Background:
Predicted 3D model of a 476-nucleotide part of an RNA (small-subunit ribosomal RNA, 3' major domain) from a Bacilli bacterium. Rfam family: Bacterial small subunit ribosomal RNA. Its mean pLDDT, the model's own confidence on a scale to 100, is 84.

Context: one part of a larger RNA
RNA sequence: UGACGGGCACCCGCACAAGCGGUGGAGCAGGCUGUUUCAUUCGAAGAUACGCGCAGAACCUUACCAGGGCUUGACAUCCCACUGACCGAUUUAGAAAUAAGUCUUUCCCUUCGGGGACAGUGGUGACAGGUGGUGCAUGGUUGUCGUCAGCUCGUGUCGCGAGAUGUUCGGUUAAGUCCGAUAACGAGCGCAACCCCUUUCUUUAAUUGCUAACAUUUAGUUGAGAACCUUAAAGAUACUGCCGGUGACAAACCGGAGGAAGGUGGGGAUGACGUCAAAUCAUCAUGCCCCUUACGUCCUGGGCUACAGGCGUGCUAUAAUGGCAGAUAUAAAAAGUCGCAAUACCGUGAGGUGGAGCUAAUCUCCAAAGUCUGUCUCAGUUCGGAUUGAAGUCUGCAACUCGACUUCAUGAAGCUAGAAUUGCUAGUAAUCGUGAAUCAGAAUGUCACGGUGAAUACGUUCCCGGGUGUUGUACA
Numbered sequence: 001u002g003a004c005g006g007g008c009a010c011c012c013g014c015a016c017a018a019g020c021g022g023u024g025g026a027g028c029a030g031g032c033u034g035u036u037u038c039a040u041u042c043g044a045a046g047a048u049a050c051g052c053g054c055a056g057a058a059c060c061u062u063a064c065c066a067g068g069g070c071u072u073g074a075c076a077u078c079c080c081a082c083u084g085a086c087c088g089a090u091u092u093a094g095a096a097a098u099a100a101g102u103c104u105u106u107c108c109c110u111u112c113g114g115g116g117a118c119a120g121u122g123g124u125g126a127c128a129g130g131u132g133g134u135g136c137a138u139g140g141u142u143g144u145c146g147u148c149a150g151c152u153c154g155u156g157u158c159g160c161g162a163g164a165u166g167u168u169c170g171g172u173u174a175a176g177u178c179c180g181a182u183a184a185c186g187a188g189c190g191c192a193a194c195c196c197c198u199u200u201c202u203u204u205a206a207u208u209g210c211u212a213a214c215a216u217u218u219a220g221u222u223g224a225g226a227a228c229c230u231u232a233a234a235g236a237u238a239c240u241g242c243c244g245g246u247g248a249c250a251a252a253c254c255g256g257a258g259g260a261a262g263g264u265g266g267g268g269a270u271g272a273c274g275u276c277a278a279a280u281c282a283u284c285a286u287g288c289c290c291c292u293u294a295c296g297u298c299c300u301g302g303g304c305u306a307c308a309g310g311c312g313u314g315c316u317a318u319a320a321u322g323g324c325a326g327a328u329a330u331a332a333a334a335a336g337u338c339g340c341a342a343u344a345c346c347g348u349g350a351g352g353u354g355g356a357g358c359u360a361a362u363c364u365c366c367a368a369a370g371u372c373u374g375u376c377u378c379a380g381u382u383c384g385g386a387u388u389g390a391a392g393u394c395u396g397c398a399a400c401u402c403g404a405c406u407u408c409a410u411g412a413a414g415c416u417a418g419a420a421u422u423g424c425u426a427g428u429a430a431u432c433g434u435g436a437a438u439c440a441g442a443a444u445g446u447c448a449c450g451g452u453g454a455a456u457a458c459g460u461u462c463c464c465g466g467g468u469g470u471u472g473u474a475c476a
Stems, first nucleotide, its partner, number of pairs: 001476002003473003007470007015460002019424005026316004031311003034307002042053002064302007073127001077126002079123006088103006106117004129291002132289003138285002140280003143276001145274001150189006156165003168181004195268004200236007210225002214223002239262001242256005318417001322376007335364002339358002344353003383414001388409007430452007
């Protein structure tokens, strides 16, 4: 100087407390472990692995296994020889890769000898190739402490020196934020602000969006309008600016006015010096090591989907604040030409036929909780839907291993869950649906979007984590 303390003091955080909802019990989904397997590819491992890499494993993907093949190679450059194509269609053998054929089929220059371009086949070796090893050789990227308020430097001063001071102290703040004091004076990276969204208003603009007035219509449908709504560009607005009080005449704090909004208005992006030899050689790049008729590469089939047990993450429930049936109201944000697909018809339904319109404020895709009426009457039930049987739909060469969905039948566990444990402070929790990426098909996941919409916070003694000062130390 640090680190540590079941030392002290001060301060903060959904850290506790006060509340609301969960997890832990059930069934299922998906992840991990373990076991099994020819293979169940690999990585991730307290917090910071475990709905994680994977924004989507039937083939492909795919890295794994079995079998069948190739060896200058699936891919790149260079050299030599031969051919004239390549592509496309097709026959035979084969599981395919592949092998053997058939049909069709190039261009430019030319002294007609040939040369060149491009492509294919064969050969030679230089080489290719490796999701093989090492993240403890690395770059890059990322997690975490933590959006915590810290981390440093120059000059000066103090100390023999390691170092100290500044950065401490009195207040204050979300903040090393600001004020005052001060052997320090300044400065840098962080904080804040500048950026984006949202909340209010104005101006401009007015189609595909809007409709107050005047006409018109089944209908903003059509004239028309530019008020409103909305859209999207530019501005304005909030700064402790004003008033009162407290304070040290400060910084600031408390209350108030005005205001759409008040003291960082609410969100986001933004992550200092560093820590964990943290993660990643399987995104990529890369040193070294290793393989080179194989640890490379092509194909078929299988596996990654196995199933005694265990763990974490979710979905659905256990019902009456409910289930079922009928009627009915209201979003936002997205997406669409390899696509979204109206009206209509067929089917109990998944869906099918057909195809208007739309490269989209024009067309399409579009809510559910809610409200009203009826029924069920506390039951393992008209709760719950697992499992299984049968029949189908769709995608796709192909749904057996191993897809999603529909209909009929079947109708398991489960009656609120032990010890323990988790999220959340407001348009939040809870609850209700909607969309998108990936994607041929395949979400209970992820990322977004809106609808309805709470309870509680006395307080900081205690648990956890963090910051500052100080103290002790057989620690570095």